[in-house]
Parts: sequence; C1' cells; structure tokens
RNA sequence: GCCUCGGUAGCUCAGCGGUAGAGCAGGGGACUCAUAAGCCCUUGGUCGCAAGUUCGAUUCUUGCCCGAGGCACCA
Repeated sequence: GCCUCGGUAGCUCAGCGGUAGAGCAGGGGACUCAUAAGCCCUUGGUCGCAAGUUCGAUUCUUGCCCGAGGCACCA
C1' cells in the first nucleotide's frame, strides 16, 4: 500500500430502511433479625466522524478516523 471483518448504553452483544434493544453492571423498592441470591421498578445512547441517496438512514453509497486479521513490499 491492497483486501476482509468490526466500531450501537459503563461492559459483552443483538438489531441492518419506518419511534434503538437484551444480559450484566448502576439507582430505588419490597422481602429478611441482618446480608447475599432471587423478585419488582428504573436511570443510562451525537448508533466512530463527515457527506451523498431517500418522504424517511444505526441500516444503503463514498471519504476519513480507530481496532483485528490476511496479502504484498522490505532497495
């Protein structure tokens, strides 16, 4: 340098054109003599950045940034 995959909640991930979700974690409640587990409720998101297409983009296209892997180069 080229190719592929990935970037979505604090963490691990789903969703892949029509109002963004789960588990865990966090907060509150109830229970208990008390603690934990389990139970109920709940906070939390510029969907990596910018542009394009579209009535409408997290989703499609292009460029860029970051990460992982492969290939090439290595005088």